Molecule: transfer RNA
Organism: Methylacidiphilales bacterium
RNA sequence: GCCAGGGUAGCUCAGGGGUUAGAGCGGAGGUUUCAUAAGCCUUAGGUCGGGGGUUCGAUCCCCCCCCCUGGCA
Numbered sequence: 001g002c003c004a005g006g007g008u009a010g011c012u013c014a015g016g017g018g019u020u021a022g023a024g025c026g027g028a029g030g031u032u033u034c035a036u037a038a039g040c041c042u043u044a045g046g047u048c049g050g051g052g053g054u055u056c057g058a059u060c061c062c063c064c065c066c067c068c069u070g071g072c073a
Base pairs, nucleotide, nucleotide: 001072002071003070004069005068006067007066010025011024012023013022018056027043028042029041030040031039049065050064051063052062053061
């Protein structure tokens, strides 16, 4: 340099145009216990990597850029 995949909550990842963006783990509070853990209930936490475009509407489609992983040279 070229090709492919990826970037979404603190972490691991879903969601692939339709208006409220979710799960598990983790965090906080409650319940239970003599106490702790586990269980159960509630809850906080998101510029969806950045910019532009298409569209009535973009996390999703298109273009450019940045970053990560793998392959080729």